[in-house]
RNA sequence: AGCGAGGUGGGGUAGUCAGGAUAUCCCGGCGGGCUCAUAACCCGUAGAUCGAUGGUUCAAAUCCAUCCCUCGCUACCA
Numbered sequence: 001a002g003c004g005a006g007g008u009g010g011g012g013u014a015g016u017c018a019g020g021a022u023a024u025c026c027c028g029g030c031g032g033g034c035u036c037a038u039a040a041c042c043c044g045u046a047g048a049u050c051g052a053u054g055g056u057u058c059a060a061a062u063c064c065a066u067c068c069c070u071c072g073c074u075a076c077c078a
Stems, first nucleotide, its partner, number of pairs: 001074007010027003020058001029045005051067005
C1' cells in the first nucleotide's frame, strides 16, 4: 500500500442485510427485599454524542461519501 472483518452504557454482546421513532441481553455499579449474617435468589434504578464529520430522508446505530482507530490476510522495504 491492497483486500476483508469490526468500533454500540464500566466489561462482553444483539440489532445494521430490508431505515420507523421509548437501542437487546449477560456480567458489573447503586438502592431495597429475603437471611442471625454473607453468598445465591427476587424487585427497582442509574449509566450510550451507537468511532468522527458531512450528505440523503418526514425519520439514520442502520443507507451514501470521506477520515480515524483495532484485528486478520496478502504484497513491498530492510
Overview:
A computed fold for a 78-nucleotide RNA from Methanoregula sp., annotated as transfer RNA. The organism belongs to Methanoregula, within Archaea.